[in-house]
Molecule: c-di-GMP-I-GGC riboswitch aptamer
Organism: Chloroflexota bacterium
RNA sequence: UUCGAUAAAGGCAAACCCGGCGAAAGCCGGGGACGCAAAACCACGGGUCUAACGUAGUUCAUCUACUAUGAUUGCCAGGUUGCCGAAA
Numbered sequence: 001u002u003c004g005a006u007a008a009a010g011g012c013a014a015a016c017c018c019g020g021c022g023a024a025a026g027c028c029g030g031g032g033a034c035g036c037a038a039a040a041c042c043a044c045g046g047g048u049c050u051a052a053c054g055u056a057g058u059u060c061a062u063c064u065a066c067u068a069u070g071a072u073u074g075c076c077a078g079g080u081u082g083c084c085g086a087a088a
Stems, first nucleotide, its partner, number of pairs: 001087004011036002016031006034074001040080003045076002047072003054066004
């Protein structure tokens, strides 16, 4: 530098359940393992999700639409760091 083996030592933890937070998406803690060689960290680019606030329309009540400043790195790309091993 490239690669990831039916190796070793370890690590993380989807769905689902319980408790908490949140308007929601979702997040946190515990249990649990579908998977993961960066499933470690960073919302800067694209994507996706949500729509409280706001704006517009509408109604008797209300409801509908649009919109991130919200969320996601276990959607992709990029950046930073890194265990073990193999090959050169």